[in-house]
Context: one part of a larger RNA
């Protein structure tokens, strides 16, 4: 540089914003960089092709190609440019609408566990069966009281929100996005995005609170031949909070993002408009099935993995290796970038 790929066969970045880039809607006018006919010059000799002489091999001699650059004269569909409008892309406004959406406050209830106190007496627990363990120093149980942590049952669903991680009692404040539907404004103000920059599950880490219940490690009882394990008894860190860091997960729909085009049938959320005992219509979503298409085949199928167009990341037989060196970040744990020798 080019070709085929990227749901499971290698390969979609965890997600967003947003620089340069790249790509861009609908008429007109104008311009002549690009494009695009046409001459004109030029493109030294050698070479090289083609004809002649002449040939053993060379050698002379004519002519052409030389896709190239310049310059003059046109031509305006399309790319650029630059002017002037459009509304269908995007956006702003009225009106509703509905949601675990975000960030702080406060506050309920059940349930464990502990502690006090009153009754009560010999067991409890725990298992395949046991023991470790707890219990006459009064347990279990059962009343009633406190104290505390965490978690948020029914509602609850394929539902719902949010760019993905994710979000769930309830009431407050603060605050971000959607969707609908009229028409009002605005007048291509757009998509994608290499570097960049925020987010970003669990677990870890730092300081400092907290610590009920569960529980890595670790103690002991089993099991077993052994048992650094599954099973029991305990039980630290962690789990919670707060402020900071870590940047990773099978971060997954293993399907980047975005627009536009394509038969239908049920379910369901959230509106409009409409009929109103039923239904119909039309938008945004959520799901099951399935025409054509398409795929190695599963299987996707108007939320496409179908037809098509833009930008982006990414992959190139397995193994070495997501390693080694180097740099960059981090407090460490490590994390990103990322070979090769060798071997099959």
């Nucleotide at each position: 540089c080019u070709g085929g790929g990227c749901g499971u066969a290698a390969a979609g970045g965890g997600c967003a914003c947003g620089u340069a880039g790249g790509c861009g809607g609908u008429g007109a006018a104008u311009c002549a960089g690009g494009u695009u006919g046409a001459a004109a010059g030029u493109g030294a000799a050698a070479g090289u092709c083609g004809c002649c002489a002449a040939a053993a091999a060379g050698u002379g001699g004519c002519g052409g190609a030389a896709u190239g650059c310049u310059c003059u004269c046109g031509a305006a569909a399309c790319c650029a440019a630059u002017u002037c409008a459009c509304u269908u892309g995007a956006g702003u406004g009225a009106g509703a609408c509905a949601g675990a959406g975000g960030a702080g406050a406060g506050u309920g209830g059940a349930a464990u566990u502990u502690c006090a106190u009153g009754u009560g007496u010999a067991g409890g627990g725990g298992u395949g069966a046991a023991a470790u363990c707890u219990a006459u120093a009064g347990a279990u149980c059962u009343a009633c009281g406190a104290a505390g942590g965490a978690a948020u049952g029914c509602c609850a669903a394929a539902a719902a929100c949010g760019a993905a991680g994710g979000u769930a009692g309830c009431u407050c404040u603060c605050u971000g996005g959607g969707u609908c539907c009229c028409u009002a404004c605005c007048g291509a103000c757009g998509c994608u995005g290499g570097g960049g920059u925020g987010c970003g599950a669990a677990a870890g880490c730092a300081u400092g609170g907290g610590g009920a219940g569960c529980g890595a490690a670790c103690a002991g009882g089993a099991u077993u031949a052994g048992a650094u394990a599954c099973c029991c008894u305990g039980g630290u860190a962690a789990u919670c909070c707060a402020u900071g860091u870590c940047g990773u997960a099978a971060a997954u729909g293993a399907u980047g993002a975005g627009u536009g085009u394509u038969c239908g049938c049920c379910c369901u959320u959230g509106g409009u408009c409409u009929a109103c005992g039923c239904g119909g219509a039309u938008c945004a979503g959520g799901g099951g099935c399935c025409c054509a298409g398409c795929u190695a085949a599963c299987a996707c199928g108007u939320g496409a993995a179908a037809c098509a167009c833009u930008c982006c990341a990414c992959c190139u037989g397995g193994g070495g290796a997501g390693u080694a060196c180097g740099g960059u970040c981090g407090c460490a744990a490590g994390a990103c970038c990322a070979a090769a020798a060798c071997u099959c």
This is a predicted structure of a 344-nucleotide part of an RNA (small-subunit ribosomal RNA, central domain) from Sporobolus alterniflorus. Rfam family: Bacterial small subunit ribosomal RNA. Rfam links the family to the GO terms structural constituent of ribosome and ribosome. The coordinates come from a structure-prediction model, not an experiment, and the mean pLDDT is 87.